Source information: Model confidence (mean pLDDT): 82 of 100. The RNA shown here (small-subunit ribosomal RNA) has 1431 nucleotides and comes from a metagenome.
RNA sequence: GUAGCAAUACUUGGUGACGACCGGCGCACGGGUGAGUAACGCGUAUGCAACCUACCCUUAACUGGGGAAUAGCCCGAAGAAAUUCGGAUUAAUGUCCCAUAAUAUAUAUGAAUCGCAUGGUUUAUAUAUAAAAACUCCGGUGGUUAAGGAUGGGCAUGCGUGACAUUAGAUAGUUGGUGAGGUAACGGCUCACCAAGUCAGCGAUGUCUAGGGGGCCUGAGAGGGUAAUCCCCCACACUGGUACUGAGACACGGACCAGACUCCUACGGGAGGCAGCAGUGAGGAAUAUUGCGCAAUGGAGGCAACUCUGACGCAGCCAUGCCGCGUGCAGGAAGACGGCCCUAUGGGUUGUAAACUGCUUUUAUACGGGAAUAAUUCCCUCUACGUGUAGGGGGUUGAAUGUACCGUAAGAAUAAGCAUCGGUUAACUCCGUGCCAGCAGCCGCGGUAAUACGGAGGAUGCAAGCGUUAUCCGGAUUUAUUGGGUUUAAAGGGUGCGUAGGCGGGAUUGUAAGUCAGUGGUGAAAUCUUGCAGCUUAACUGUAAAAUAGCCAUUGAUACUGCAGUUCUUGAGUACAAUUGAGGUAGGCGGAAUGUGUAAUGUAGCGGUGAAAUGCUUAGAUAUUACACAGAACACCGAUUGCGUAGGCAGCUUACUAAGUUGUAACUGACGCUGAUGCACGAAAGCGUGGGUAGCGAACAGGAUUAGAUACCCUGGUAGUCCACGCCGUAAACGAUGAUCACUCGUUGUAGGCGAUACACAGUCAGCGACUGAGCGAAAGCAUUAAGUGAUCCACCUGGGGAGUACGGUCGCAAGACUGAAACUCAAAGGAAUUGACGGGGGCCCGCACAAGCGGGGGAACAUGUGGUUUAAUUCGAUGAUACGCGAGGAACCUUACCUGGCCUUGACAUGUAUCUAGUAGAAGGGUGAAAGCCUGACGAAGUAGCAAUACCAGGAUACACAGGUGCUGCAUGGCUGUCGUCAGCUCGUGUCGUGAGAUGUUGGGUUAAGUCCCGCAACGAGCGCAACCCCCGUGUUCUGUUGCCACCCGGACGAGAGUUCGGAGCACUCUGGACAGACUGCCUCGCUUAAACGAGGAGGAAGGUGGGGAUGACGUCAAGUCAGGAUGGCCCUUACGGCCAGGGCUGCACGCGUACUACAAUGCCCGCUACAAAGGGACGCAAGACCGCCAGGUGGAGCAAAUCUCAGAAAAGCGGGCUCAGUUCAGAUUGUCGGCUGCAAUUUGCCGGCAUGAAGCUGGAAUCGCUAGUAAUGGCGCAUCAGCUACGGCGCCGUGAAUACGUUCCCAGGCCUUGUACACACCGCCCGUCACAUCAUGAAAGCCGUUUGUACCCGAAGUCAGUGUGUCAACCGCAAGGAGAUAGCUGCCGAAGGUAUGGUCGGUGAUUGGGAUGAAGUCGUAACAAGGUA
Repeated sequence: GUAGCAAUACUUGGUGACGACCGGCGCACGGGUGAGUAACGCGUAUGCAACCUACCCUUAACUGGGGAAUAGCCCGAAGAAAUUCGGAUUAAUGUCCCAUAAUAUAUAUGAAUCGCAUGGUUUAUAUAUAAAAACUCCGGUGGUUAAGGAUGGGCAUGCGUGACAUUAGAUAGUUGGUGAGGUAACGGCUCACCAAGUCAGCGAUGUCUAGGGGGCCUGAGAGGGUAAUCCCCCACACUGGUACUGAGACACGGACCAGACUCCUACGGGAGGCAGCAGUGAGGAAUAUUGCGCAAUGGAGGCAACUCUGACGCAGCCAUGCCGCGUGCAGGAAGACGGCCCUAUGGGUUGUAAACUGCUUUUAUACGGGAAUAAUUCCCUCUACGUGUAGGGGGUUGAAUGUACCGUAAGAAUAAGCAUCGGUUAACUCCGUGCCAGCAGCCGCGGUAAUACGGAGGAUGCAAGCGUUAUCCGGAUUUAUUGGGUUUAAAGGGUGCGUAGGCGGGAUUGUAAGUCAGUGGUGAAAUCUUGCAGCUUAACUGUAAAAUAGCCAUUGAUACUGCAGUUCUUGAGUACAAUUGAGGUAGGCGGAAUGUGUAAUGUAGCGGUGAAAUGCUUAGAUAUUACACAGAACACCGAUUGCGUAGGCAGCUUACUAAGUUGUAACUGACGCUGAUGCACGAAAGCGUGGGUAGCGAACAGGAUUAGAUACCCUGGUAGUCCACGCCGUAAACGAUGAUCACUCGUUGUAGGCGAUACACAGUCAGCGACUGAGCGAAAGCAUUAAGUGAUCCACCUGGGGAGUACGGUCGCAAGACUGAAACUCAAAGGAAUUGACGGGGGCCCGCACAAGCGGGGGAACAUGUGGUUUAAUUCGAUGAUACGCGAGGAACCUUACCUGGCCUUGACAUGUAUCUAGUAGAAGGGUGAAAGCCUGACGAAGUAGCAAUACCAGGAUACACAGGUGCUGCAUGGCUGUCGUCAGCUCGUGUCGUGAGAUGUUGGGUUAAGUCCCGCAACGAGCGCAACCCCCGUGUUCUGUUGCCACCCGGACGAGAGUUCGGAGCACUCUGGACAGACUGCCUCGCUUAAACGAGGAGGAAGGUGGGGAUGACGUCAAGUCAGGAUGGCCCUUACGGCCAGGGCUGCACGCGUACUACAAUGCCCGCUACAAAGGGACGCAAGACCGCCAGGUGGAGCAAAUCUCAGAAAAGCGGGCUCAGUUCAGAUUGUCGGCUGCAAUUUGCCGGCAUGAAGCUGGAAUCGCUAGUAAUGGCGCAUCAGCUACGGCGCCGUGAAUACGUUCCCAGGCCUUGUACACACCGCCCGUCACAUCAUGAAAGCCGUUUGUACCCGAAGUCAGUGUGUCAACCGCAAGGAGAUAGCUGCCGAAGGUAUGGUCGGUGAUUGGGAUGAAGUCGUAACAAGGUA
């Protein structure tokens, strides 16, 4: 306003909020990530006179007029959707047209001026072209044009910025030019045409890897490593391509296309891109909340309020890191309990630690208070100019947050772990385990005493952390610029010529590139360093200073280097003269030897070897002679000689040719040195073609050797060796030593030249050698011919093996050469030197070591020990020498340790504690029994002190500590012993030498039995060993004189006598056993000598050269032997692994071995007679005489504790007789029988005797043992043990009593010196290769599967550009038709993805196959280390 007043409804205006749309600005910032990129990407320094820049600032000018659309809205349509289409209508700071405009732009014509060049700047004139938007509170804001600034960008350039050369050639828009197009801008940016360039050994191209820087970590630094957090730059946004818009993009949260993937779908089509913040899944050893807020800082838009902001500010999670704080402080010794350890009545440690007493209160807890970060904006108000700006006042705004902080309270209250403890490396003991379990960074621990494993106690280190793992730097001078090496450790190219490169003589002038100095610029900030300041401190932060290599510019200096010029002669070269040589190449010639042929002489062998054989030979060899032929090599000279760059070069001679050296100082005037790549040369072997072939001789054949012998030795013998031409290109091609230059003590030899008359010489040049200094070197060594001191250049090395291999490449006819890795594996490999040990190395020297001898064992029987076997047990030990007649010097029981059976359990034995102990312990006897034992049991014990209680002593019982063990470990030990070895060695102090280990001494020359002595000597001394001192034997003196002795003297007895015997006397002699003497190469001669000594002879002497023997055993070796002689650590058993007893066994017997005995006989055996010892033993004993017995023995007993008595007779020998060579008159085993002795006992299992029996055995294979003089051999005697004895054993004694030693070559053992060594557990060492087994990595391989990349072609999206545009179109012109212009569409170029074909590259896999590495005890040999047994 309309309907009819209101309610109410409809319509309309204003204001506010929200939403869609148009327009503007922004979205190219901020945030994320590091795929790509080895690049002007980044860093640094320059340039743009070849450029752009919205918003912001300054300056100047302008802002006039007009028009047409379109989104939205409305209507309609298609589609499942996303979305799209048609119609009508509308606005703007959207858009279009016109006007105006210069210091803009373009063209033309001039002028001035500047610049390194192209060229630029300023200015004048003329022509042409292009602008704008409004809003307003009237203050302004906005818009357009132009100029300048600021900011941000674009482009270009110098320098810097990974690996691989097993990537060496790359490139066609490629390089440049002219013109055009394109761009903001230069430019092959694009196109047309022209030219043929451009890059590359100062590393192109390719492949692999990688964002870059400030910085960060480390390091003394130089460097090395790295690229988190913060800052700068770049690149990217699902993968690839493309443009649009815009100031800016080829755009993380825009578009289009292709592809892969996910989702939706009505199957027709659509949607998407967390490497934004949170969050999810997956992967993984591993990394957080789907939090709060825009309060601050910053950004975008806006006048502003304000909006947006996973930027940002905060909070949450995580010991991830850095920093700070706490978990208490003081006192406290009975040094508590407990734990752990020990030398265990005790001590140590945990440890002032705890308890306990006093104090404090950070932190935690509870309660209360409580900030800063806030300045702005905005609102109100005031002041000055005058509604805006500037200033003042008031108000408003806090996510973190009731947080930081402050106060109060009570109370030690709420708060310690982890690793390690063998060395490195701070920190030690016990238990368990027993090369197991385990540890370990490296070395390495563990096999019965583990500071190394596991546990415990203790200790050490760090600490809210500690330890492990991974990675980086350091140490590491171990890639060496600072700051290394190359003779032998890894490493000098085989040698020369020479390109590039590097380096280069004297003088002078110029220049000023290098170089040096000053100044300016840059070198972002942060970081680092220093001062100061702020959080209670610190971390952290702020502020100021300092520092900053380098790069650029500029000014100067000019010694050195460079560059340019001039000059010099000494480096280098040339000339002339002389000279040297196995220098080279090609010819010619020569003799010796060898072989062959022919002829001759001649006859049975030759040849060959360690020995043989194969081979040759009666068809006449070998040998000898003559002649001829062939090929190869050149004796003597000849040498550490000479020549050559190296390889290499040797009869004589000719030709050609190269070089060195010397002299002269005439010429040139730095012309030089080195030398990557390259080129040439380059032993032997080998290859190709053609010759040649005497000798030698791979392969091959045969003969030997041997276990074998595909070898060493022998007989043959082909390639080859020789020549010509062509390859190969390597060697321990070595001086294991690159070339050149300069400098640095000496001695000596040699060859060439000069000097010189010279054979002399002290000169000189360039060579070849030896020795020795300084210096160097790890040492050995080198040492003017450097491995010394310096300079230049080249080559090469970086632990051993794998491996000089594989793959790839180059060369080669091939063989192969050059270049040359990795995986994997080990903790070494290697050099030089030292000390030992060893050698089928050397020298010297010893020993019954050999040799020369004598006698044995090995064969037989027996004895004994051992192995084996057997057994219930046959107890144990000893096992090459150095066990085996050994422990054992004496097993019937015992011994005895073993087996079987029966018994004991505080025990057969010791000490202690507690309790008990009178008819107790014990015990004649009895029972049982094999005994031990068990049961019983007449009888039956008591002391000392004390008044007594009681104490002590002694016996016993029970219980407990303990006893006991010939159980294990001799590889836990002491002690003792064997052996090397009675060998002559083994060491030390000081000094000296050497870096050192070590050496010297101690070696050398002599000598000795000897490291014995002498001499010499950088050694001087000393010790343990040797010798001597000790004992026995041998001579003498003296003493002694019984038990010994008996010569002389006396006496007695016997006797025919000789004489024997007894006594006295005696001590002479013998003897006993004490002391002493004696022998020392002391004396003499000769030889030899420096000496020491030695040899020969002699004197004297009992003895003569240590007189003979014994005792005596150095440092050490053999983990030698012994836990069973005894001792002893640890472990083990405890009614038994202890103890007692009986019986058995140690003695078993098919066998093997060791050691002895007896023999095999005549040097003997048997019988008879007759001599001569020494040393021992004897009382639980030796035993005489006598008697008995054939005997063993018995009876009996004198004498004797022993110079008295006794065992006790010595035997061999001697004398006489027998035996006569035989299994015996040898030998005596075995067996039978009868006896004797000892003993408790002789069956297993003793010895002896008588008689009988009478085995093997007739001198012993291979091989092997002992002994050098009173010895071997042989004969007997005694003793220990012991009742007896298996004793033929062992230990002693005396008798008889030899042979031989030339000598050190050989065997064995030893000593000294030297040499080699790959050995050091030390030659019984070390060590190589095949084969077999297991594991691992790797090469090849028919192929198969992938990655990446090239080339050619096909197809060709989106899209820009170009052409066309007959279709379509609002703005301008035109009245209109139409025009101008634009555009859809189409075409073309380019073009992603895709496809086809064909190459390259890298990787995976692959039957099979090759080698490699590793692995406690597999097989075969023995190649290397020593002369490694063939260097």